[in-house]
C1' cells in the first nucleotide's frame, strides 16, 4: 500500500446576533381577589438509532387473575438480568488459506402424514431394468471336451443405470456367482470407567447392525404466558342532566364485571328500546430514575459491589431554528519551499464548494433496520530496507 476480519469512540468545535419551548425570578397595566396581558434577567433544551412497534419489563387499572380446555412463545450446556425470544462463557455441527464468523443445534424404536421428476423399486424382514450364476428346453457351430443365441424356471444388492435420498463405507477371504456369510479398519448402537457443574469429550468392552429423511408437516415433549394499555387511572366541572312513552326485574334476581370458551367467582337495583333535548374543557399522571459520570474492588466475561460528584427536554398536533465571523474536516482548480537523473512526489498558501441518517410525546432494558466520516487490532498478499 490493498484486500479482508473485529472493535471502539464521535457525530465539527467556539463567539455574536436575531427567534421558539419548558421553569425560576422581578416590573408595569387592569382586578377585591383567584388570576390574565405585556416587558425585563438567569437557567435548561434531542438521538445513536429518538425510527420500526418485535421481543421483555416498570407503571395503571380490572373480579388478585382458581380449575379445565383452546391459543401462543421458547428449544445444546452453564452463567448474567427486574425480566426477555436479549447478552456473556463454552459444547456440537458447518464455511473459510487464515483473522473469524454462522446454526430454527429437544424427540423420527408413540402415532398420523410427505418424499415430486426420474426409476423395475422410495420404506419395516424393500426391490430383478440391465449385468452376473444355475438348472431345463429348441436351434446353430465343432477339433465331441464344449461354445454362442433364444425361451421358461431359480440364485443374486457385488457392477451398471435413475435419483435428492437406493437400506452402513473400503479391503480382503468366502462363492455357482453373491451377500456381515466371516475377518480388519472406519461409522453406528449399547455398557462401562476416566475427565467435566453440565452440554460433551475420551478410553476400553461389546453387538454384525435391526430402526433412511423431513417436526420453518401435524403431533409429542419440557419450561414460560391473565387480560388491557399514559386514550391507562384519579380528581373538578359537563346536557351521559332532567322529560314523556313502551318493555323486562327485584333473592324463583335483569343486568353488569378488560381471559377465546365452559365452569367456579363477584358486584347487583335496576337495566333495555323510542321520542325529544347539544355542550367545555382543565388539573394531576409526567420523569430522581432498573439515571448519568468517574474511580476502587469481585469475575474469563456479560455483570455485581462499595464510594465520590451530578440533575439532565419534557407537550399540547408537538419548541430545540437561521444567519454571520473564526478556527477544524474532506473534494476540486490555481500557486508553491523543498526532495528527485527523470517520470513524479509534495509542506504550505489562495479561492471556490460541501458536510450523512434523521426530531422524544408514560419510562427503562433489548433486538432489527437507516447512516456519515475516523481511529486501533489481528489475518492474509505484494514492494522495498
Nucleotide at each position: 500500500g490493498c484486500a479482508g476480519c473485529c472493535g471502539c469512540g464521535c457525530a465539527g468545535g467556539c463567539g455574536a446576533u436575531c427567534g421558539c419551548g419548558g421553569g425560576g425570578c422581578u416590573c408595569g397595566u387592569c382586578g377585591c381577589a383567584a388570576g390574565a396581558c405585556g416587558g425585563g434577567c438567569c437557567u435548561c433544551g434531542a438521538g445513536g438509532a429518538a425510527a420500526g412497534u418485535c421481543c421483555g419489563g416498570g407503571c395503571u387499572c380490572c373480579g388478585c387473575a382458581g380449575g379445565a380446555c383452546a391459543g401462543g412463545a421458547u428449544g445444546c450446556c452453564g452463567g448474567g438480568u427486574a425480566a426477555c425470544g436479549c447478552c456473556c462463557g463454552g459444547u456440537g455441527a458447518g464455511a473459510g488459506a487464515a483473522a473469524c464468523c454462522u446454526c430454527g443445534a429437544g424427540g423420527a424404536a408413540a402415532g398420523u402424514g410427505c418424499c415430486a421428476c426420474a426409476g423395475a423399486a422410495a420404506a419395516u424382514c424393500a426391490g430383478a431394468c440391465c449385468g452376473c450364476c444355475c438348472g431345463a428346453u429348441c436351434c446353430g457351430c465343432u477339433c465331441u471336451g464344449g461354445c454362442g443365441c433364444a425361451u421358461c424356471g431359480g440364485g443374486u444388492a457385488a457392477g451398471g443405470g435413475u435419483g435428492a435420498a437406493a437400506a452402513g463405507g473400503u479391503g480382503g477371504g468366502g462363492u455357482a456367482a453373491g451377500a456381515g456369510c466371516c475377518c480388519a479398519c472406519c461409522g453406528c448402537g449399547c455398557g462401562a470407567g476416566c475427565g467435566g457443574u453440565a452440554a460433551c469429550g475420551u478410553u476400553c468392552g461389546u453387538g454384525g447392525c435391526a430402526a433412511g429423511g423431513c417436526a420453518a408437516a401435524c403431533c409429542c415433549c419440557a419450561u414460560c404466558c391473565g387480560g388491557a394499555g399514559c386514550a391507562a387511572g384519579g380528581c373538578c366541572a359537563u346536557g351521559u342532566a332532567g322529560a314523556g312513552g313502551g318493555g323486562c326485574g327485584u333473592c324463583c334476581g335483569a343486568g353488569g364485571g378488560u381471559c377465546g370458551u365452559c365452569c367456579g367467582c363477584c358486584c347487583g337495583a335496576g337495566c333495555c328500546c323510542c321520542u325529544g333535548g347539544g355542550u367545555a374543557g382543565g388539573c394531576c399522571g409526567c420523569a430522581c430514575g432498573a439515571g448519568g459520570c468517574g474511580u476502587u474492588c469481585g469475575g474469563u466475561a456479560a455483570c455485581g459491589a462499595g464510594c465520590g460528584c451530578c440533575c439532565c427536554a419534557g407537550a399540547g398536533g408537538a419548541a430545540u431554528g437561521a444567519c454571520c465571523g473564526c478556527c477544524g474536516g474532506c473534494a476540486c482548480g490555481c500557486c508553491a519551499a523543498g526532495g528527485g537523473c527523470a517520470a513524479c512526489c509534495a509542506a504550505g498558501g489562495c479561492g471556490c464548494g460541501c458536510a450523512a441518517c434523521a426530531g422524544a410525546a408514560c419510562c427503562c432494558g433489548g433486538c432489527u433496520u437507516a447512516c456519515g466520516a475516523g481511529c486501533a487490532a489481528c489475518u492474509g498478499c505484494u514492494a522495498c530496507c